[in-house]
């Protein structure tokens, strides 16, 4: 982590982490390379006695450039309907990545 971000070449069948869905994909997805871009975690600078916090920069190190982390995946609280079970919605805290 509800925002944002492309093109060309190569390859050739699956891909979106996992499960269930649902999507993308031979009008070439995914992946690799080059160029470009988004963003601001590290970094640099400023602000500070030092820290915390904040701001700026975007050369460098990551990351990212289909769909809200595509949705859900545990717990709690509230609401609506049905009303014995149970279904849906909202919020918060978590898990996984």
């Nucleotide at each position: 982590a509800a925002a944002g971000a492309a093109g060309a070449g190569g390859u050739g069948a699956g891909a979106g982490a996992c499960a269930g869905g649902c999507u993308c994909u031979g009008a070439g997805a995914c992946c690799c390379u080059c160029u470009g871009g988004c963003a601001a975690c590290c970094a640099u600078c400023c602000u500070u006695c030092c820290a915390c916090a904040g701001g700026a920069u975007a050369a460098g190190g990551u990351g990212c450039c289909a769909a809200a982390u595509c949705c859900u995946g545990u717990u709690c609280a509230g609401g609506u309907g049905a009303u014995a079970u149970u279904a849906c919605c909202u919020g918060a805290a978590g898990a996984a990545u």